[in-house]
RNA sequence: CAGAGUAGAGAUCUAAGCGUUAAGUGCCUGACGGACGGGGAGUUGCCGUCGGGACGAAAAGGAAAUGCAUCAUGCAGGUCCUUGCGGUUUAGAUCUCGCAUCCCGCUG
Numbered sequence: 001c002a003g004a005g006u007a008g009a010g011a012u013c014u015a016a017g018c019g020u021u022a023a024g025u026g027c028c029u030g031a032c033g034g035a036c037g038g039g040g041a042g043u044u045g046c047c048g049u050c051g052g053g054a055c056g057a058a059a060a061g062g063a064a065a066u067g068c069a070u071c072a073u074g075c076a077g078g079u080c081c082u083u084g085c086g087g088u089u090u091a092g093a094u095c096u097c098g099c100a101u102c103c104c105g106c107u108g
Base pairs, nucleotide, nucleotide: 001108002107003106008097009096010095011094012093013092014091015090016089017088018086019085020084027053028052029051030050031049032048033047034046038104039103040102041101059083060082061081062080063079066076067075068074069073
C1' cells in the first nucleotide's frame, strides 16, 4: 500500500399462517434494553420491547346448517371452502449489499 472475514439488511421465489368485522405494515414521538468482522472502544446510525400520536385499505364466488317471517321465497348473525387483496407474519432457497467510525490484529 492492497485485500479477506461478522452480525445483519434488502430483493425474488416457494410453503404455511394472520387480517380483509382492519390487526399488521409504513410515518412521527417517549421510555427502557440489545447488537455492531479476531480483540478493544463505539455514535447523532441499526434492532427489539412497552406506551403515545397522525394517516389508512379490496373484495368476489360457492356450500351445509341455525333463527325469524313466508304461497313462492326472503332476511339475519355466524361457520367452512375457493380465487383475490395487504408497503401482512414466519420458515426455507437463491442473489445483492454489508465491520458508521477509530486503534490493534490477520493475509499478500

This is a predicted structure of a 108-nucleotide RNA (THF (Tetrahydrofolate) riboswitch aptamer) from uncultured Ruminococcus sp.
The RNAcentral record of the sequence draws on MGnify.
Rfam family: THF (Tetrahydrofolate) riboswitch aptamer. Rfam links the family to the GO term tetrahydrofolate metabolic process.
The coordinates come from a structure-prediction model, not an experiment, and the mean pLDDT is 77.